Large-subunit ribosomal RNA, domain II from a Candidatus Acetothermia bacterium, 733 nucleotides, folded computationally.
Model confidence (mean pLDDT): 82 of 100.
Lineage of the source: Bacteria > Bacteria candidate phyla > Candidatus Bipolaricaulota.
Its Rfam family is "Bacterial large subunit ribosomal RNA". Gene Ontology terms of the family: structural constituent of ribosome and ribosome.
[in-house]
Context: one part of a larger RNA
RNA sequence: GCCGAGGAGUUCACGGGCGUGGCGAGCCUAAGGGGUUCAACCCCGGAGGCUCAGGGAAACCGAGUGCCACGCAGCCAGCUUGCCUGGCAAGGUGGCCGCCUCUGAAAGGGGGCCAGUCACGCCCGUGAGACCAGAAGCCGGGCGAUCUAUCCCUGGGCAGCCCGAAGCCGGGUUACAAGCCCGGUGGAGGGGCAUAGGGGUGGUGAGGUGCAAAUCCCUCCCGUGACCCGGGGAUAGGGGCAAAAGACCAAUCUAGCCCGGCGAUAGCUGGUUCCCGCCGAAGCCUCCCGUAGGAGGGCCUCCGUGGAGGGGCGAGGGCGCGGUAGGGCAACGAUUGGGUGGCAAGGGGCUAUGUGCCUCACCAUCCUUUCGAACCACGAAUGCGCCCUCCCCGGAGAAGCGGGGAGUCGGGCAGUGGGGGGAAGCUCCACUGCCGUGAGGGGAACAACCCAGACCAGGGUUAAGGCCCCUAAGUCCCGGCUAAGUGCCGAAAUCCGAAGGGCGUCCUCCUCCUAAGACAGCGGGGAGGUAGGCCUAGUAGCAGCCAUCCUUUAAAGAGUGCGUAAAAGCUCACCCGCCGAGGAGGGGGGCCCCGAAAAUGAGUCGGGGCUAAAGCCGGGCGCCGAUACCCUGGCGGUCUCCUCGGAUGAGGGGGCCGGGUAGGCGGGCGUCCAUACGGGGUAGAAGUCGGGGCGUGAGCUCCGGUGGACCCGUAUGGAUCGUGGAUCUCGGC
Numbered sequence: 001g002c003c004g005a006g007g008a009g010u011u012c013a014c015g016g017g018c019g020u021g022g023c024g025a026g027c028c029u030a031a032g033g034g035g036u037u038c039a040a041c042c043c044c045g046g047a048g049g050c051u052c053a054g055g056g057a058a059a060c061c062g063a064g065u066g067c068c069a070c071g072c073a074g075c076c077a078g079c080u081u082g083c084c085u086g087g088c089a090a091g092g093u094g095g096c097c098g099c100c101u102c103u104g105a106a107a108g109g110g111g112g113c114c115a116g117u118c119a120c121g122c123c124c125g126u127g128a129g130a131c132c133a134g135a136a137g138c139c140g141g142g143c144g145a146u147c148u149a150u151c152c153c154u155g156g157g158c159a160g161c162c163c164g165a166a167g168c169c170g171g172g173u174u175a176c177a178a179g180c181c182c183g184g185u186g187g188a189g190g191g192g193c194a195u196a197g198g199g200g201u202g203g204u205g206a207g208g209u210g211c212a213a214a215u216c217c218c219u220c221c222c223g224u225g226a227c228c229c230g231g232g233g234a235u236a237g238g239g240g241c242a243a244a245a246g247a248c249c250a251a252u253c254u255a256g257c258c259c260g261g262c263g264a265u266a267g268c269u270g271g272u273u274c275c276c277g278c279c280g281a282a283g284c285c286u287c288c289c290g291u292a293g294g295a296g297g298g299c300c301u302c303c304g305u306g307g308a309g310g311g312g313c314g315a316g317g318g319c320g321c322g323g324u325a326g327g328g329c330a331a332c333g334a335u336u337g338g339g340u341g342g343c344a345a346g347g348g349g350c351u352a353u354g355u356g357c358c359u360c361a362c363c364a365u366c367c368u369u370u371c372g373a374a375c376c377a378c379g380a381a382u383g384c385g386c387c388c389u390c391c392c393c394g395g396a397g398a399a400g401c402g403g404g405g406a407g408u409c410g411g412g413c414a415g416u417g418g419g420g421g422g423a424a425g426c427u428c429c430a431c432u433g434c435c436g437u438g439a440g441g442g443g444a445a446c447a448a449c450c451c452a453g454a455c456c457a458g459g460g461u462u463a464a465g466g467c468c469c470c471u472a473a474g475u476c477c478c479g480g481c482u483a484a485g486u487g488c489c490g491a492a493a494u495c496c497g498a499a500g501g502g503c504g505u506c507c508u509c510c511u512c513c514u515a516a517g518a519c520a521g522c523g524g525g526g527a528g529g530u531a532g533g534c535c536u537a538g539u540a541g542c543a544g545c546c547a548u549c550c551u552u553u554a555a556a557g558a559g560u561g562c563g564u565a566a567a568a569g570c571u572c573a574c575c576c577g578c579c580g581a582g583g584a585g586g587g588g589g590g591c592c593c594c595g596a597a598a599a600u601g602a603g604u605c606g607g608g609g610c611u612a613a614a615g616c617c618g619g620g621c622g623c624c625g626a627u628a629c630c631c632u633g634g635c636g637g638u639c640u641c642c643u644c645g646g647a648u649g650a651g652g653g654g655g656c657c658g659g660g661u662a663g664g665c666g667g668g669c670g671u672c673c674a675u676a677c678g679g680g681g682u683a684g685a686a687g688u689c690g691g692g693g694c695g696u697g698a699g700c701u702c703c704g705g706u707g708g709a710c711c712c713g714u715a716u717g718g719a720u721c722g723u724g725g726a727u728c729u730c731g732g733c
Base pairs, nucleotide, nucleotide: 001733002732003731004730005729006728011128012127013126014125015124016123017122018121019120020119021118022117023116026050027049028048032044033043034042035041054061055060064097066096067095068094069093070092074088075087076086077085078084079082098113099112100111101110102109103108131271132270133269134268138261139260140259141258142257143256149235150234151233152232153231154230155229156228157227158225160193161192162191163189167185168184169183170182171181172180173179197222198221199220202218203217205216206215237253239249240248274668275667276666277665278664279663284297285296286295287294288293298408299407300405301404302403303402304401305400309393310392312391314390315389316388317387318386319385320384321383326378327376328375332372333371334370337367338366339365340364341363342362346360347359348358349357350356411435412434413433414432415431416430417429418428419427420426440451441450442449455634456633457632458631459630460629461628465624466623467622468608469607470606474621476620477619478618479617480616481615487610488609500594501593502592504591505590506589507588508587509586510585511584512583513582521578522577523576524575525574527551528550529549532546533545534544557572561570562569635658636657637656638655639654640653641652642651643650644649669722671719672718673717674716675715676714677713678712679711680710687706688705689704690703691702692701693700694699
């Protein structure tokens, strides 16, 4: 891992609700007992419980088949048989009156003014292990010191070599001393090297499903001692033992192991077993030591009641409400530049004392400029309220009301409007949509973007989006733009692209010049007063300052740029000629270019590839393309009408409906057992293998093989009743 088997909402008590049944102003027995074939069952038993009256803490007191109105079902009557009219009208609703009681002086107010009870079934709650599995832990009683720690008793072990303490002896010195020095002797030592033995330093080696749940190799430490070892013994779990590391106490230790309390508890995690049908959420509000959990409300579902309304985030109309977007700056607050006025105190300056002048600041005012969620002399679109009309849902039963059962109280994304934030696939709100719980088509792929809400089958038509190939459908038509492979994603959108630039190119508008010849080019002229004045070392058109005239002219600046030390020189403006047709400047728009840098390798339009397009802009026709829409057939749900001696049914007509997680509700399939009835089986039961058929499905059935003795249907009752999951348990492979 696979297969097989096992494997999870049970039982009792009490309470709530629904259903069915019995009896009913009553209902029921409990313990216990009697009968019995000692089983089922029948009978006795009223002790007691609920109900029959409420109010009040109590003392205590103690109640309406009342009246009216509306009116559902139903019934009756009438005819014009209709979706009719009228009447009665249980239950229901409303009002009034009354009654009981409590409170109160009263008024007023609170509660009440009659259907139960027992059993069974189902759902839920509470208590119990309470759907199953899972802790770490806590407590009790025992078992452990054959491992290991320490201690006690008794034994055993330690090659060889080396160093050479004290003491002693001798010698020297001396004083025949001491002391000191030298030699010898001696053999001390938690002395040195190392064997056995013990250890376990580094290699952070090997190994790491190992040789091994601590090993192997090399290296290293101790090795006469606080040494190592055998045997016997002692200390035990909040205890031991510890040269102390929370070390060790049997591969377990910040409190051993075993069994028990025990099914501890777990707001956490995982799992929770057949089918079909109907409806279908919430991630919000409030409270809680609450934030992974609960409770009440909201939202879902089912039943009852109710009996005519309900809804719009539909349309039109009418009448109101408002202070947002925008706009505005009169007021409030802020704000640019300037003018004028004021100025007691402030800063600076000038004066030289006068309480002087100037200036800044400040204040006011005028003109001008820009702003404000908490500004408004304005003010939409939307929105909200009421009324009318239409539309939609609703007697096939709306709203409302009562009750049973939930789940949800971690949401997310997008658009729009806001708060926070530099920003975020950020965060907090509001409204809407979607995902969640939504399949299908498109978007290359892609929960929430676009189209569109999937009962089943077949056929057709479209939507979004597409139509060169991959790839269904146009290499479709007309006009324009782009030369950058720009582009072929640019929507709210994917690394997109900015400020700022471009004699790239297309369109457009304005002004001006031009056959009396423009623009460009080429040729020529471009002069004189004068080197204008000043300044300056100098400055002559050309450092700078001031002025910028006059003359000759076709024209020529007191000079456009280069240049010189200053001159010179070159050139321009301006004029003429040659030439012969458009030219100069500015604004706006379209596409394009530069600006433009990222990591493996061209590396991306989904790819191939595309250039009068397969790009971009505009127009047109056609086609493709979904579970959408239409048609045909079928299935199911719900409601209704008709018929049927059978009605929770069947047949027929009709309306509406059928995406769905959590979840509510309904109906079925299958397994085992019991009882009753009916069947099958050695002429072959169950099981099993293969095949045919039926049913939407759970499943059922038939045939054949195998097998070799039991099995099935119907009805009712009862269940240790359905497995793929739980690192599920056990077994097999």